[in-house]
RNA sequence: UCUCCGAUAGCUCAACGGUAGAGCAGGCGGCUGUUAACCGCAAGGUUCUUGGUUCGAAUCCAAGUCGGAGAG
Numbered sequence: 001u002c003u004c005c006g007a008u009a010g011c012u013c014a015a016c017g018g019u020a021g022a023g024c025a026g027g028c029g030g031c032u033g034u035u036a037a038c039c040g041c042a043a044g045g046u047u048c049u050u051g052g053u054u055c056g057a058a059u060c061c062a063a064g065u066c067g068g069a070g071a072g
Stems, first nucleotide, its partner, number of pairs: 001071007010024004018055001027041004048064005
């Protein structure tokens, strides 16, 4: 320098154009003599950034940033 993959909740990951979800962690409650385990509830997001396409973009396109792999 070039090619490919990735970036979404505190963490690990879903969602292949139509209201962004799950598990874990954290909070509250139930159960228990107590803790743990188990069960329930609620909360938590400008989907890396900036543009573009579209009635509508996490999703498609372009550029950039960061991380990983490969080539020279």